[in-house]
């Protein structure tokens, strides 16, 4: 230095509830913990969802989800072996 990875410390916070914003998806604050080693960051690709347009199938436009998957980028602790 690399692999593996126990423990400790620190971090995030699903559902649900309360208050607020938004037509909505959803978001923000507080409570709460199902989980997470990138559940940090970036809508780049796919995907879900919402609104509008379009008679509808389907498609288009705008938005939303980073806790759906991939990609990019940064990155905590560390025993034995």
């Nucleotide at each position: 230095c690399u692999c593996c990875g126990a423990a400790c410390g620190g971090g995030c916070a699903a559902a649900c509830c309360c208050g607020g914003a938004g037509u909505a998806a959803u978001c923000c604050g507080g409570g709460g913990a199902c989980g997470c080693a990138a559940a940090g960051c970036c809508a780049c690709a796919g995907g879900g969802c919402c609104a509008c347009c379009g008679c509808g199938c389907c498609g288009g436009u705008g938005g939303u989800c980073g806790g759906c998957u991939g990609g990019g980028u940064u990155g905590c602790c560390g025993a034995a072996g």
This is a predicted structure of an 81-nucleotide RNA (c-di-GMP-I-UAU riboswitch aptamer) from an Armatimonadota bacterium. It matches the Rfam family "c-di-GMP-I-UAU riboswitch aptamer". Its family is annotated with cyclic-di-GMP binding in the Gene Ontology. The literature on the family includes a 2017 paper in Proc Natl Acad Sci U S A by Weinberg et al., "Bioinformatic analysis of riboswitch structures uncovers variant classes with altered ligand specificity". Its mean pLDDT, the model's own confidence on a scale to 100, is 79.